[in-house]
RNA sequence: UCGCGCUAGGCGGGGAGCUAGCGGUUCCCUGAACCCGCAAUCCGCUACAGCGGGGCUGAAUUCCUUGCCGAGGGGGUUCCGUUCGAGAUAGGGCUCGCGCCGCGAGUGUUGACGGCCAGGUUCCGCGCGAUGGGAGCCUGUGAACCGCGUCAGGUCCGGGAGGAAGCAGCGCUAAGCGGAGCCUCUCAGGUGCCGCGGAGCAGCCUGGCCCGAGCGAGCGUCGCCGGCACCGUCUCGGGCGUGCCCACGAAGCAAGGUGCGCGA
Numbered sequence: 001u002c003g004c005g006c007u008a009g010g011c012g013g014g015g016a017g018c019u020a021g022c023g024g025u026u027c028c029c030u031g032a033a034c035c036c037g038c039a040a041u042c043c044g045c046u047a048c049a050g051c052g053g054g055g056c057u058g059a060a061u062u063c064c065u066u067g068c069c070g071a072g073g074g075g076g077u078u079c080c081g082u083u084c085g086a087g088a089u090a091g092g093g094c095u096c097g098c099g100c101c102g103c104g105a106g107u108g109u110u111g112a113c114g115g116c117c118a119g120g121u122u123c124c125g126c127g128c129g130a131u132g133g134g135a136g137c138c139u140g141u142g143a144a145c146c147g148c149g150u151c152a153g154g155u156c157c158g159g160g161a162g163g164a165a166g167c168a169g170c171g172c173u174a175a176g177c178g179g180a181g182c183c184u185c186u187c188a189g190g191u192g193c194c195g196c197g198g199a200g201c202a203g204c205c206u207g208g209c210c211c212g213a214g215c216g217a218g219c220g221u222c223g224c225c226g227g228c229a230c231c232g233u234c235u236c237g238g239g240c241g242u243g244c245c246c247a248c249g250a251a252g253c254a255a256g257g258u259g260c261g262c263g264a
Base pairs, nucleotide, nucleotide: 001264002263003262004261005260006259009057010056011055012030013029014028015027016026020046021045022044023043024042034054035053036052037051038050063257064256065255066254067253068252072248074246075245076244079243080241081240082239083238084237085236086235087234088233089232091231092230093228094227096226097225098223099222101220102219103218106215107214114210115209116208117207118206119205120204121203122199123198124197125196126195127194128192129191131188132187133186134185135184136183137181138179139178140177141176147172148171149170150169155164156163157162
């Protein structure tokens, strides 16, 4: 060095989660990923940290170590981006208010603006009317017996005289059911060009008086006058991110390392 037979090892690994910790079952990533049994109110173990049974491979493309790269999940985030909420701020904006100035449709000596007076509009109380409801008054009807009166016939009591209850009929009436007048009482309110009294009286409306020439919708510039948080800016807080930071890290790549026996 070659051949044969063995053995250690290998036949997946990682992240999250769970756990005192490790591995597995679970979820996710990677990926060419032996078989069976066990397992979340878990299962199996203890730093050589799944256990039990079976199979294949086997000292190297396959095992072990180190480095690089890096899918992916996890943690952080004072920095970056984004989003939401709260607060502040009047820089921008505003179809907002006020003021100065200018323009100005109209309006005004048939009297503007302003001032004064009265009435109304508003409220309270009392009354009147209308409308609607109810009751009364008037009227019709209205009880097989259990309402009233009168009670033929019949019934009952009595020796008799006489007496008693009482159906039908007739008359009357109660509750009830209807009708009419608009006469009396009573109640109600989105009731009234109604009346009287009182309160109030800012504005508006109507009328009267005084004064005697302005008033003025709207539009424009300006104010660093006021208002509004829509935009912007600032502060604080929350979420998200293939930004950033931190370890972990599959697959891949590179380097190095690793037996025993026999024979040639």

This is a predicted structure of a 264-nucleotide RNA (Bacterial large signal recognition particle RNA) from a Gaiellales bacterium. A source record names the gene ffs. The source organism's lineage runs through Bacteria, Bacillati, Actinomycetota, Thermoleophilia and Gaiellales. Of the family's consensus pairs, 92% are formed in the model. It matches the Rfam family "Bacterial large signal recognition particle RNA". About the family: The signal recognition particle (SRP) is a universally conserved ribonucleoprotein involved in the co-translational targeting of proteins to membranes. The RNAcentral record of the sequence draws on ENA. Model confidence (mean pLDDT): 80 of 100.